[in-house]
RNA sequence: AGAGUUUGAUCCUGGCUCAGAACGAACGCUGGCGGCGUGGAUAAGACAUGCAAGUCGAGCGGGGAUUUAUUGGUAGCAAUAUCGAUAAGUCUCAGCGGCGCACGGGUGCGUAACACGUGAGCAACCUACCCUGAAGUGGGGGAUAGCUCGCCGAAAGGCGAAUUAAUACCGCAUGUGGUGGCAACACCAAAGCAGCAAUGCGCUUCUGGAUGGGCUCGCGGCCUAUCAGCUUGUUGGCGGGGUAACGGCCCACCAAGGCUAUGACGGGUAGCUGGUCUGAGAGGACGACCAGCCACACUGGGACUGAGACACGGCCCAGACACCUACGGGUGGCAGCAGUCGAGAAUUUUUCUCAAUGGGGGAAACCCUGAAGGAGCGACGCCGCGUGGAGGAUGAAGGUCUUCGGAUUGUAAACUCCUGUCAUCCGGGAACAAGAAAGUGAUAGUACCGGAAGAGGAAGAGACGGCUAACUCUGUGCCAGCAGCCGCGGUAAUACAGAGGUCUCAAGCGUUGUUCGGAUUUAUUGGGCGUAAAGGGUGCGUAGGCGGUCGGGUAAGUCAUAUGUGAAAUCUCGGAGCUCAACUCCGAAACUGCAUGCGAUACUGCCUGGCUAGAGGAAUGGAGAGGAGAUCGGAAUUCUCGGUGUAGCAGUGAAAUGCGUAGAUAUCGAGAGGAACACCAGUGGCGAAGGCGGAUCUCUGGACAUUUCCUGACGCUGAGGCACGAAGGCUAGGGGAGCGAACGGGAUUAGAUACCCCGGUAGUCCUAGCAGUAAACGGUGUGCGCUUGGUAUGGGUGGAUUCGACCCCUUCCGUGCCGGAGCUAACGCGUUAAGCGCACCGCCUGGGAAGUACGGCCGCAAGGCUAAAACUCAAAGAAAUUGACGGGGGCCCGCACAAGCGGUGGAGUAUGUGGCUUAAUUCGAUGCAACGCGAAGAACCUUACCUGGGCUUGACAUGCAUUGUGUCCCAAAUGAAAGUUUGGUAGUGUAGCAAUACACGCUUUGCACAGGUGCUGCAUGGCUGUCGUCAGCUCGUGUCGUGAGAUGUUGGGUUAAGUCCCGCAACGAGCGCAACCCCUGUGAUCUGUUGCCACUCCUUCGGGAAGCACUCUGAUCAGACUGCCCGGUUAAACCGGGAGGAAGGUGGGGACGACGUCAAGUCAGUAUGGCCCUUACGCCCAGGGCUGCACACGUACUACAAUGCCCGGUACAAUGAGAUCCGAUACCGCGAGGUGGAGGAAACCUACAAAACCGGGCCCAGUUCGGAUUGAAGGCUGCAACUCGCCUUCAUGAAGCCGGAAUCGCUAGUAAUGGCGCAUCAGCUACGGCGCCGUGAAUACGUUCCCGGGCCUUGUACACACCGCCCGUCACAUCAUGGAAGUCGCUUGUACCCGAAGUGCGCACGCCAACCGCAAGGAAGCAGCGCCCUAAGGUAUGAGUGGUAACUGGGAUGAAGUGGUAACAAGGUAACC
Repeated sequence: AGAGUUUGAUCCUGGCUCAGAACGAACGCUGGCGGCGUGGAUAAGACAUGCAAGUCGAGCGGGGAUUUAUUGGUAGCAAUAUCGAUAAGUCUCAGCGGCGCACGGGUGCGUAACACGUGAGCAACCUACCCUGAAGUGGGGGAUAGCUCGCCGAAAGGCGAAUUAAUACCGCAUGUGGUGGCAACACCAAAGCAGCAAUGCGCUUCUGGAUGGGCUCGCGGCCUAUCAGCUUGUUGGCGGGGUAACGGCCCACCAAGGCUAUGACGGGUAGCUGGUCUGAGAGGACGACCAGCCACACUGGGACUGAGACACGGCCCAGACACCUACGGGUGGCAGCAGUCGAGAAUUUUUCUCAAUGGGGGAAACCCUGAAGGAGCGACGCCGCGUGGAGGAUGAAGGUCUUCGGAUUGUAAACUCCUGUCAUCCGGGAACAAGAAAGUGAUAGUACCGGAAGAGGAAGAGACGGCUAACUCUGUGCCAGCAGCCGCGGUAAUACAGAGGUCUCAAGCGUUGUUCGGAUUUAUUGGGCGUAAAGGGUGCGUAGGCGGUCGGGUAAGUCAUAUGUGAAAUCUCGGAGCUCAACUCCGAAACUGCAUGCGAUACUGCCUGGCUAGAGGAAUGGAGAGGAGAUCGGAAUUCUCGGUGUAGCAGUGAAAUGCGUAGAUAUCGAGAGGAACACCAGUGGCGAAGGCGGAUCUCUGGACAUUUCCUGACGCUGAGGCACGAAGGCUAGGGGAGCGAACGGGAUUAGAUACCCCGGUAGUCCUAGCAGUAAACGGUGUGCGCUUGGUAUGGGUGGAUUCGACCCCUUCCGUGCCGGAGCUAACGCGUUAAGCGCACCGCCUGGGAAGUACGGCCGCAAGGCUAAAACUCAAAGAAAUUGACGGGGGCCCGCACAAGCGGUGGAGUAUGUGGCUUAAUUCGAUGCAACGCGAAGAACCUUACCUGGGCUUGACAUGCAUUGUGUCCCAAAUGAAAGUUUGGUAGUGUAGCAAUACACGCUUUGCACAGGUGCUGCAUGGCUGUCGUCAGCUCGUGUCGUGAGAUGUUGGGUUAAGUCCCGCAACGAGCGCAACCCCUGUGAUCUGUUGCCACUCCUUCGGGAAGCACUCUGAUCAGACUGCCCGGUUAAACCGGGAGGAAGGUGGGGACGACGUCAAGUCAGUAUGGCCCUUACGCCCAGGGCUGCACACGUACUACAAUGCCCGGUACAAUGAGAUCCGAUACCGCGAGGUGGAGGAAACCUACAAAACCGGGCCCAGUUCGGAUUGAAGGCUGCAACUCGCCUUCAUGAAGCCGGAAUCGCUAGUAAUGGCGCAUCAGCUACGGCGCCGUGAAUACGUUCCCGGGCCUUGUACACACCGCCCGUCACAUCAUGGAAGUCGCUUGUACCCGAAGUGCGCACGCCAACCGCAAGGAAGCAGCGCCCUAAGGUAUGAGUGGUAACUGGGAUGAAGUGGUAACAAGGUAACC
């Protein structure tokens, strides 16, 4: 510090996601030790049990126990025992009294508040114990608990009587002093104890301090405006009351105030802070532990005591809950420490000690202390350590992978030599203890030290497709599963699961949750708004924000300095202590803040005085569809009336509905009425926007120019607010010609609630109101300033010029176009900015849900404004690029159309396919580009299919082991054959005398393996088809662009051609085109047999000799190149014409097929990965099938006839083939054919070419056309023609008389037509295929249309690319949500009722020790009663909020549902608001 993810690719916008750090965590797997921390976050839920606040006998009396002393009684001779009394002492119990219990400890409910933080203030205050100082402590009195007795009660407890003490209580005295008061004056204290003394500790009053508190104020820190108004003790005053103290704190009276957009009031949430986490910082989130403050103590209320409380372990009352009970009544409060239950994902021991630190009491000893110090449990966190170190290669075994060679695990292990941390055992053994000494140790037999033994007891978790470090095998087969995002899995998964290996961390590792970061994705630092989300429809203007120039003053902001404060801890730096670290200690710095003082005065503010450049006013002038009202006008449509006139009019793609013989349309005249204003008219004018268009008049707004006269900053913007605001809509009243939602009809259509047509109501128009929205758009807020230009146009000034004007020059204001810098993601903007700046306002923060719901405001309604969430997706989007596509455009080509010729589609047959059938009808090919295709030959074989019979190392290859044997071969039985069974037989080579051994074969058995036309052409190679013989497809360098890409290759011409020329930021090049190759057309040379025959000779007239001229054969050359001429074009390329030439503009034909497309075809031609079968999915055999037939399609043949058919005669080929072959003459047969065999391995032999031509017949008919079908008899091939061959003869003689919609081929030696040959092959279903020669046409005006293609351009929401994409309803399922009769809670307001305890006030007739009084009595006090206030409770009525609900609304999602086709191309009616 970034990365992944929208696209075919790109750039941008934008969201989502990841890598980091952290945690009081939890969960999963795993787990050796120690140190330091830390641990109920949920139910402020309920709590058993124990403990957590007592202490003082030196304040007091008493009870009990006990010791000593003295003494008395009783028993005893006595010692003694026992019972008492007194005194002193010790221990103890409860009580009176004092101090403490208001600290310490817990929790975070409440609280949005002076609660907290920070800084100030109190002349408006208090403060026990402590310190300092001053003064005092005299003399009296009456009670009361306890104890005893009596009574009540289950208990808790209570009542009464008698009696008693004090540092308890009460008078009196004194008054340093204090309080009140102007003063005089008045009022106010005390206690003793320690044996005595000394002395000490106390006590009382006051002063000062310290400490702790109380109150007040400035500033600071949450969300919500879908909470906008709140308030009656409210705001203030006067007078009282109350308090330690100010104060409406409380009360009476008076006034009517107070708060609020700088957010009152309300709602939600929340203890606040130091700090913690994160971050570069600014910030953001949080407030565990530790520390400061606050609040609370079962819930609510209340006071008492006290220095201090409205009191956690005090009191009273009410309520809920729980417990005890004798049912009458009582008792309790763990949010103290442990612990229990509950709820929960989840949070510990019912431990030790007061040794230390601290607290309370005490004179002290000492006591108390769940504060605290320790230990225990939990990997909860941080830190440290260990699980060994060194050597060790046959690189062991095993595992895994493998191309089978090996690689890897891996120096890893084994093995050798060491070490001893931790743990274990043994021995020793602390410090924290101080201030002179002593005593005291929970932790702890711990830390630590020494010793001992042995590598012994100690490694896992996650990940390995990219992000992101780390890869293979097997299994699985869109299943099981994974997943943070993108996404993996449909038979070769580095993504699932397992394994091996690897990577990362490590006593941990992962997951989940949460926070910050990355996110500049709320942007102060540090973002945006033309098209991505985003400028308010427009103006006026309030608050607010901002504001020209020159002085003076002030010093609020600002700056400097000083002081105070900013607790400690934390963080940072330096140092120190635990072996290190974590941790702890010391010091420094910091705490960016607040307050105060003293200064500075540039800038801002404030006050004040000037100025004129901003702004405004005045005068003059012209321009304009600016606005309002009134009046007037002509053209046109429609209607009415009248005339003329006759059969149609109207309408459309074509029609029909409609109108018209009752007279339309057309035409002429007259009239009525409403609306809109042709031409002028213009990227022209005006207006803030909406908007404004005939003319005239009246009223009226604004802008502009010129003059530079006046005012003197009067300005800009503008939240709220107010006004205006197209069309459509609403209300009321008018008006209504045309047009025209709805509606009716006619068409179109599969349908047509549309598009088209005929009608037509609201409406459109006017008046008065409402409404308040638009793609209200320049998709661009307003204002000001600055920044190169060109050009056009509207309005004005000035200049020059002219007789006058125009043109021209200058300048200001407006409206446009082009374009520079700059900006922009790009497109584009560009002085009218989207440039550079300033000021202010509005708005945005992923898509959908949704501009929707709820609430509020407005509206008559329709609806408008404001405006969410749940849920869901990983995108949605902008611009540009390359393609593809378009029922977009332009140019061009092709037997593409057109012009022609002949066919197919109808018939019969052949053949292939589909379908059907079947035991099987083997398999493949399926639009063009499958269908006479693989198949250039299915009776058996082929053959892959079916049925049946058989074989199992196999029909075939190689190797090993093994048996027998020596190569071989023959025969028999059975059988359909294959096969099975049986028998017979034998002679290899080398070595050796031989036995035997070895080699090479065969054979038996066994093992490896063979075999598979089994699957996958979507795992592949190779080959092929197709677009298409179309003219295209690319590269290097350069240039342009952020980039994808572009340029080149586009443009102007031209061509069959990206062929060539010219131009050009391109210059070149490659694969294609063309040419080079083959055949053919002309000639030359060479070659002359089997070919040829002109000349010469011979001849049986076939030919031979001779010859090689010609033809021909087949080899080498020549020739054609727009080379020449004319014309066209600016030029060139090129085109048109011509000459010559056998051939002329690629002469004709062939071979040759660019980059690529179709997951095109082929695993069945061969090859081949993977998978599958292995006595079978292999192999052999027989028979059957591939030929099966209601039917449909393709391709052909033969025809339908006279340009024909039949008969006879007669002429002319070429390509090729031939030895198990071609087969002549001859003979036999009607013929197929047979016999026979000359010749021929071929320019030699073998084959009648046919149409054509000549002659004859037929005479338009189902025929002398046509030949299917069937019968009979034959022939040939073959082991065999039944299923299932071909041919011949005779007989039979079907359909068919030229073929619907539709459709195919062909542009010249072509179509059409005639025959011939060859491959396959025993034969042949060939009418197929491949070739050869003969005869031999017609037509092309032309490119509008159909099809296909090429180039350029345009649009695009397509990119699997139009066979694309995609929308809404309906149906089904799931999810969240709105409404809803109701219903159930929670919070809260108001009014009223009742009203506990309690303070206050009043009464106090009842009670009453201290004081007064001789007494009676009084004073004071109390019970009791009353009043005010008031908790809980109740009634009524509102508000807010949440749950639930019949039914209902829309929304989202879901695999291939239904019916349509709205959008994207001109999306087939341009789209959209």
The RNA shown here (small-subunit ribosomal RNA) has 1473 nucleotides and comes from an uncultured bacterium. Its mean pLDDT, the model's own confidence on a scale to 100, is 85. Its Rfam family is "Bacterial small subunit ribosomal RNA".